[in-house]
Context: one part of a larger RNA
């Protein structure tokens, strides 16, 4: 100097605490250890690995194992020789024939295909040889220099100290005066107003209807450019005449309004040679490439992490009302007809403020059930079906009828959240042929509760003590 303490003092965080809700029992899904296999491909392992990599494993993917054939190879370049090929056409094979450009008419140039070597190829090894790109402390308030000063020097000083802030933010002092990466601002959203502009968006006015339909209008609601606003600006107190606080008009909004992007020096030989790149070892008739089938889906038990429940603030039934955000041409797919459904038949519109997925569900109103393993719950297991796709046995998701397990709120120990949040309710996108209780985002409804800062935990700053580097 730093580290570190069951040393001291200040601080801050959903840390504790006050609350509200969960996980831990239960069946179920997913991932992962273990086992078990021919194979169950590989990574990832406190927080920071286990609904991760993987925003889709029936083939394909795939990388793994059967088993079977191949060796200049699936794939690139150069040589040599060839002289067409794709495409369009046929259900599909086979056989024949035809086809290019340039040209000085010698000739040369091009695909396919054969040959030959150099070489291609590896999802083989090392992430402890590395690039890039990532997680983590941490959006925590830090980490430095430059010149000077001090000190033999390693260093210190500045960055401490007195206030203050979310903040090394800001004032104020001081052998310091100045920079730089951070903060914060500048970006995008979202709350309020206002110009502009009015179709596909809207309807106050007037007419007209079953319907904003049509005629008319562009105020209003939206939309999408511009601009206005929030800055302690202002007013009282308090402070050190400072930064600032603490309260108060005004205002849509009040002291960083809310959210989002934005992650300093760096800690962890963190992850990752399976995203790509790469050094270096290795394999080259195989560890390269091809195809069938299988496997990642296997199951006494074990651990994470989702979703349904255990019912009445609910189950069932009718009926009825309100979104936002998004996707859509090998696509969405309406109306009207078939089916108890899952779907089918149909094909209007629409490359989309026009069509359309699309009925939002919770909620309301009325009726029933009346506390039971029940009209809860809904796993399992029989049958019949439906769709997607060559192909659902292994191993899709769905729908109908029949069964109807466990579950009565859940030990120790634990976890998430402080506001439009939790809780709950439903919609939608990637990715996709088809498959979502994961994810990634939208909106409906809509709370309690914080005294405080002794303790748990993590971080910052100051001090102090070490046999510790």
């Nucleotide at each position: 100097u730093g580290a570190c303490g069951g040393g001291g003092g200040c601080c801050c965080g959903c840390a504790c605490a006050a609350g509200c809700g969960g996980a831990g029992g239960a069946g179920c899904a997913u991932g992962u250890g273990g086992u078990u296999u021919a194979a169950u491909u590989c990574g990832a392992c406190g927080c920071a690995a286990c609904g991760c990599g993987a925003a889709a494993a029936a083939c394909c993917u795939u990388a793994c194992c059967u088993g079977g054939g191949u060796u200049u190879g699936a794939c690139a370049u150069c040589c040599u020789g060839g002289g067409a090929a794709c495409c369009c056409u046929u259900a599909a094979g086979c056989c024949c024939c035809u086809u290019u450009c340039c040209u000085u008419c010698g000739g040369g140039g091009c695909a396919a295909c054969a040959g030959u070597u150099a070489c291609a190829g590896g999802u083989g090894c090392u992430g402890c040889a590395u690039g890039g790109c990532u997680g983590u402390c941490g959006u925590c308030a830090g980490c430095u220099c430059g010149u000077g000063u001090c000190g033999u020097g390693a260093g210190a000083u500045g960055u401490u100290g007195g206030g203050u802030u979310a903040a090394g933010u800001c004032c104020c002092g001081c052998a310091a005066c100045g920079a730089g990466c951070g903060c914060a601002a500048c970006c995008c959203u979202u709350a309020u107003c206002u110009u502009u502009a009015g179709u596909u968006g809207c309807c106050a006015c007037c007419a007209u209807u079953c319907a904003g339909u049509u005629g008319g209008g562009c105020a209003c609601u939206c939309u999408a450019a511009g601009g206005a606003g929030a800055c302690u600006g202002c007013c009282g107190g308090u402070g050190a005449c400072a930064a600032a606080c603490c309260g108060g008009a005004g205002g849509a909004a009040g002291g960083u309004g809310g959210g989002g992007a934005u992650g300093a020096c760096g800690u962890c030989a963190a992850a990752u040679c399976a995203u790509c790149a790469u050094g270096c070892c290795c394999c080259u008739u195989a560890u390269g490439a091809c195809c069938u089938g299988g496997g990642c889906u296997a199951c006494a038990a074990a651990c994470g992490u989702a979703a349904u429940a255990c019912a009445a603030u609910g189950g069932c039934g009718u009926a009825u009302a309100c979104a936002a955000a998004g996707g859509g041409a090998u696509g969405c797919g309406a109306a009207a007809g078939g089916g108890u459904g899952a779907c089918c038949u149909g094909g209007a519109g629409c490359a989309a403020a026009a069509c359309u997925c699309a009925c939002a569900a919770a909620g309301u109103a009325c009726g029933u059930c009346u506390c039971a393993g029940u009209u809860c719950a809904g796993a399992u297991u029989g049958g019949a079906g439906u769709c997607u796709g060559c192909a659902a046995c292994u191993c899709g998701a769905c729908u109908c009828c029949a069964u109807g397990a466990a579950g009565u709120u859940g030990g120790a120990a634990u976890c998430g959240c402080u506001a439009g949040u939790a809780a709950u309710c439903g919609c939608g996108g990637a990715u996709c042929a088809g498959c979502a209780c994961g994810c990634c985002g939208c909106g409906g409804u809509g709370a309690a509760u914080a005294c405080g800062u002794u303790c748990c935990c993590g971080g910052g700053c100051c001090u102090u003590g070490u046999a510790c580097a």
The part of an RNA shown here (small-subunit ribosomal RNA, 3' major domain) has 469 nucleotides and comes from an uncultured bacterium. The RNAcentral record of the full RNA draws on ENA. The prediction has a mean pLDDT of 82.